RNAcentral holds the sequence, with entries from ENA. This is a predicted structure of a 73-nucleotide RNA (transfer RNA) from a Candidatus Cloacimonadota bacterium. RNAcentral records the identical sequence in 4 taxa. It matches the Rfam family "tRNA". It is annotated as a transfer RNA. The prediction has a mean pLDDT of 81.
RNA sequence: GGGCGCGUAGCUCAGUUGGAAGAGCGCGGCGUUUGCAACGCCGAGGCCUGGGGUUCAAAUCCCCACGCGUCCA
Numbered sequence: 001g002g003g004c005g006c007g008u009a010g011c012u013c014a015g016u017u018g019g020a021a022g023a024g025c026g027c028g029g030c031g032u033u034u035g036c037a038a039c040g041c042c043g044a045g046g047c048c049u050g051g052g053g054u055u056c057a058a059a060u061c062c063c064c065a066c067g068c069g070u071c072c073a
Stems, first nucleotide, its partner, number of pairs: 001072007010025004019056001027043005049065005
């Protein structure tokens, strides 16, 4: 320098026939226990890396950046 893949909650990741966002772990509260853990219930937390475009509507499609991984040189 070039090819490919990825970027979504604190972490690991789902969500791609476009209709507006979820899980597990973690965190907070309550129940249970003498207490802790485990378990059950409830809850908080993300305008989806940034910008632009297409569309009535974009995490999702297109373009350009930035970052990470991998391969080639």